[in-house]
The RNA shown here (c-di-GMP-I riboswitch aptamer) has 93 nucleotides and comes from a Chromatiales bacterium. Taxonomically the source falls in Chromatiales (Bacteria, Pseudomonadati, Pseudomonadota, Gammaproteobacteria). The sequence was found by an Rfam model in a public genome assembly. The coordinates come from a structure-prediction model, not an experiment, and the mean pLDDT is 89. The model forms 95% of the base pairs in the Rfam consensus.

RNA sequence: UGCCGACAAGGGCAAACCCGCUGAAAGGCGGGGACGCAAAGCCACCGGUCUGCCGGCGGACGCAAGUCCGCCAAUGACAGCGGGGCUGCCGGA
Numbered sequence: 001u002g003c004c005g006a007c008a009a010g011g012g013c014a015a016a017c018c019c020g021c022u023g024a025a026a027g028g029c030g031g032g033g034a035c036g037c038a039a040a041g042c043c044a045c046c047g048g049u050c051u052g053c054c055g056g057c058g059g060a061c062g063c064a065a066g067u068c069c070g071c072c073a074a075u076g077a078c079a080g081c082g083g084g085g086c087u088g089c090c091g092g093a
Stems, first nucleotide, its partner, number of pairs: 003092003012037002017032006035080001041086003045083003048078003055072007
């Protein structure tokens, strides 16, 4: 330096669920809690997934303003979906 991860040591993170805050939502943050994780540390670059504020299209109602319904749509989100990039503890051959 690359590869690998064992019933080793010392540690680390924390799914579901509950509470609070936040956001239009998906989600995020904090506390509790542990299903799991050797990168479950970091990055939305590729694929994928979730959401749909604003917007577009169609329709219903309405004198109108507008309201409602359906579809599309990421500039939003997920790094604990896969790939990729960057960094890193201990140990083994």